Small-subunit ribosomal RNA, central domain from an uncultured bacterium, 346 nucleotides, folded computationally. RNAcentral holds the full RNA, with entries from Greengenes.

Context: one part of a larger RNA
RNA sequence: CUGGGUGUAAAGGGCUAGUAGACGGCAGGGCAAGUCAGAUGUGAAAUUUCAGUGCUCAACAUUGAAACUGCAUCUGAAACUGUUCUGCUAGAGUGCAGGAGAGGAAAACGGAAUUCCUAGUGUAGCGGUGAAAUGCGUAGAUAUUAGGAGGAACACCAGUGGCGAAGGCGGUUUUCUGGACUGUAACUGACGUUGAGGAGCGAAAGUGUGGGGAGCAAACAGGAUUAGAUACCCUGGUAGUCCACACUGUAAACGAUGGAUACUAGGUGUAGGUAGGCAACUAUCUGUGCCGUCGCAAACGCAAUAAGUAUCCCACCUGGGGAGUACGGCCGCAAGGUUGAAACUC
Numbered sequence: 001c002u003g004g005g006u007g008u009a010a011a012g013g014g015c016u017a018g019u020a021g022a023c024g025g026c027a028g029g030g031c032a033a034g035u036c037a038g039a040u041g042u043g044a045a046a047u048u049u050c051a052g053u054g055c056u057c058a059a060c061a062u063u064g065a066a067a068c069u070g071c072a073u074c075u076g077a078a079a080c081u082g083u084u085c086u087g088c089u090a091g092a093g094u095g096c097a098g099g100a101g102a103g104g105a106a107a108a109c110g111g112a113a114u115u116c117c118u119a120g121u122g123u124a125g126c127g128g129u130g131a132a133a134u135g136c137g138u139a140g141a142u143a144u145u146a147g148g149a150g151g152a153a154c155a156c157c158a159g160u161g162g163c164g165a166a167g168g169c170g171g172u173u174u175u176c177u178g179g180a181c182u183g184u185a186a187c188u189g190a191c192g193u194u195g196a197g198g199a200g201c202g203a204a205a206g207u208g209u210g211g212g213g214a215g216c217a218a219a220c221a222g223g224a225u226u227a228g229a230u231a232c233c234c235u236g237g238u239a240g241u242c243c244a245c246a247c248u249g250u251a252a253a254c255g256a257u258g259g260a261u262a263c264u265a266g267g268u269g270u271a272g273g274u275a276g277g278c279a280a281c282u283a284u285c286u287g288u289g290c291c292g293u294c295g296c297a298a299a300c301g302c303a304a305u306a307a308g309u310a311u312c313c314c315a316c317c318u319g320g321g322g323a324g325u326a327c328g329g330c331c332g333c334a335a336g337g338u339u340g341a342a343a344c345u346c
Stems, first nucleotide, its partner, number of pairs: 003318004007300002012314001014201003021194003025088007033081002035077008048066007091191001092188003095184004103177007110154001115149007125136002162169002206247006215241002220236004258313006266291011295302002319346003328339004
């Protein structure tokens, strides 16, 4: 390489739109590049195969035939691929009518709670733990009442509920805005699928500049525990957590399961629609769960949300360690990221 694979054994890219490429609905006509058939030429000899012959046999030599699976030209076929023309509507998209949603961005507002400040009441404790101590408190704390300040997060509703491509999204209102779903069948007429590179998005932590800073809290300090305790527990506490702009580009970025299409028993919840029905309910579409037949699977399990049966496209794997390391390239302010070996060893 071929092959075989990728939920858990090595292996699905974090995610999306999309370029090249690859693959691709139905019907009819043309062409004939691929394809197929025939013919002609060529395909040196030796070699190879078959039937003979010559060395006493064989190797070897030699005669004849086959073969040389290829290439070129000509003639023809037209099912399939291709190409071109015409048409269609089942794929795809648009329109129209609806309802659902923590989808995104910005602004404004709200209440509970923590902390702090001021004032009142009030007095000796509070706090914390397994037990303590550090700590706070007679300069009046804790508790309680009233007023104020500020930041962050939004109890209940809340639901294997919803939305989003993923990351993710949860107080209320307004403005702007993306997508999906249902019904209809008016319009376009294959406009589709996938997608190497490249582009964009991408939790947390981290970085830069400027703000902000209530609570929490790496680092750090102290108190305990302990043989020790650079920890677990306690008292404090700075970056950070928050906002704006820019960077970083990684996660057990997980369903450890790439995307698309078609097909393949049932049962039972739930979310959003539609049709029938007074309702119960029934049917149907889209999502989200559980159980389960066939089938698959090493087993666990999966099972119309497939890990089943098939097709198309992309990514990735090929014994463990060395190692996601070294070197080089690219990216980054840095931290580092990405691409990614070998010697050696078992």